Annotation
Predicted 3D model of a 76-nucleotide RNA (transfer RNA) from a Paracoccaceae bacterium. Its Rfam family is "tRNA". The family's RNA type in Rfam is transfer RNA. The coordinates come from a structure-prediction model, not an experiment, and the mean pLDDT is 81.
RNA sequence: GCCCUCAUAGCUCAGCCGGUAGAGCAUCUGAUUUGUAAUCAGGGGGUCGGGAGUUCGAGUCUCUCUGAGGGCACCA
Numbered sequence: 001g002c003c004c005u006c007a008u009a010g011c012u013c014a015g016c017c018g019g020u021a022g023a024g025c026a027u028c029u030g031a032u033u034u035g036u037a038a039u040c041a042g043g044g045g046g047u048c049g050g051g052a053g054u055u056c057g058a059g060u061c062u063c064u065c066u067g068a069g070g071g072c073a074c075c076a
Stems, first nucleotide, its partner, number of pairs: 001072007010025004019056001027043005049065005
C1' cells in the first nucleotide's frame, strides 16, 4: 500500500426480504427465609461507533471517516 470481517444496553450477543430494537448475565425493587445465598415476580437501562446520502420509513442499503481483528504485498 491492497483486500476481508467486526462496532447494537454495564458485559456477552441476537435482530430474516428495509417496517420503527430484543435475550442472557449484571443492576434495582418486591415475595420467600431467623438472616444470607438460591428460587420466583416485576422495573430501569440504547441517538444501534461519527458524518452524509437513498427511501414514506434505515440497526439493516450506498459513500466517507474512526477504532479493533485477520490475510496479502513490499522491506536496502